Molecule: Bacterial RNase P class A
Organism: Actinomycetes bacterium
RNA sequence: CGAGCUGUCCGGGUAGUCGCAGAGUUAUCUCUGAGGAAGGUCGGGGCUCCAUAGGGCAGGAUGCUAGCUAACAGCUAGUCGAGGUGACUCGCAGGAAAGUGCAACAGAAAGUAGGCCGCCAGCUACAACUUAGUUGGUAAGGGUGAAACGGUGCGGUAAGAGCGCACCAGCAGGGGAGGUGACUCCUUUGGCUAGGCAAACCCCAUCCGGAGCAAGGUCAAGUCGAGGUAUGAGUGGCCCGCUCGUAGCCUCUUGGGCUACAACCUCAGGUGGACUGCAUAGAUGGAUGACUACCCAGGUCUUUGACUGGACAGAACCCCGCCUAUAGGUCAGCUCGAACA
Numbered sequence: 001c002g003a004g005c006u007g008u009c010c011g012g013g014u015a016g017u018c019g020c021a022g023a024g025u026u027a028u029c030u031c032u033g034a035g036g037a038a039g040g041u042c043g044g045g046g047c048u049c050c051a052u053a054g055g056g057c058a059g060g061a062u063g064c065u066a067g068c069u070a071a072c073a074g075c076u077a078g079u080c081g082a083g084g085u086g087a088c089u090c091g092c093a094g095g096a097a098a099g100u101g102c103a104a105c106a107g108a109a110a111g112u113a114g115g116c117c118g119c120c121a122g123c124u125a126c127a128a129c130u131u132a133g134u135u136g137g138u139a140a141g142g143g144u145g146a147a148a149c150g151g152u153g154c155g156g157u158a159a160g161a162g163c164g165c166a167c168c169a170g171c172a173g174g175g176g177a178g179g180u181g182a183c184u185c186c187u188u189u190g191g192c193u194a195g196g197c198a199a200a201c202c203c204c205a206u207c208c209g210g211a212g213c214a215a216g217g218u219c220a221a222g223u224c225g226a227g228g229u230a231u232g233a234g235u236g237g238c239c240c241g242c243u244c245g246u247a248g249c250c251u252c253u254u255g256g257g258c259u260a261c262a263a264c265c266u267c268a269g270g271u272g273g274a275c276u277g278c279a280u281a282g283a284u285g286g287a288u289g290a291c292u293a294c295c296c297a298g299g300u301c302u303u304u305g306a307c308u309g310g311a312c313a314g315a316a317c318c319c320c321g322c323c324u325a326u327a328g329g330u331c332a333g334c335u336c337g338a339a340c341a
Base pairs, nucleotide, nucleotide: 001337002336003335004334005333006332007331009329010328012295013294014293015292016291017290018289020033021032022031023030024029035312039323040322042321043320044319045318046317047212048211049210050209054240055239056238057237059208060207061206062205063204064078065077066076067075068074079093080091081090082089083088094203095202099201100200101197102196116142117141118138119137120136121135122134123133124132125131150168151167152166153165154164155163169193170192171190172189173188174187175186176185177184178183216276217275218274219273225267226266227265228264229263232244233243234242245261246260247259248258249257250256251255298308299307300306301305
């Protein structure tokens, strides 16, 4: 000097005029007034209601380890795996010998598969070789494919094969060391060699009531009400459990029946407004706008100047995260390359 990686911050300023919303004041003024994401609605909570009592099933979520946090699928650090020369980035990170299932085409065959071209041996046909047919053995060589049942070499065999051996890889055990742990390293035994997909169903482990501010609460207004209630009703689905009022009268002790009100459920009809929830912005058809002047980031050019000129975008009960968009600029650390000293 160039190219990259990771993170942080700003994202126009000042003055004036008119205008908008809220509050205060009292007739005129004062004060306050959108974000780093306010977007997406993907997560977790506060809060509200069901509600009095739980338990289970179904259903759902998470899925390597440790820590942080109110909590989380978040964040921090690590382990393992993949990519990159590297700084770093990504992770669909428990289980495929519990079961079911999927993989076009090609290929003989796609997972306790398979015998296509081949190799070997016997038999038949000719006296023999060869060739052809047939029976048996074989999966090392070749072919197809993204992938073909460990790899290389040696021995062995009729020809071959982990059939045996050496080394390596994987898998399953034993022992030792380090680490809180995930895991790593060393050593040893065993020829054990069982492909991929679970972000396919599933299995395993852990966790989870539901609905949501259009939740709820208060007032007003309005209408003709009817039926049912223990074989019923009551927290989203199912099951078990649990709970279910007051007053009076009759009767036959227990018990039972009736009436009125209350509570709950179903149907019909009517009303559909205000306040609150709701806040240092607090709207509710939803407020921040327009103009002028100067300054400034950036850009261009004919460079003591002129021209141009600011991205994404707008709260709606509140908070903590994640994801996405972003003109232009700022700061810090690290990696690689070239040159010079």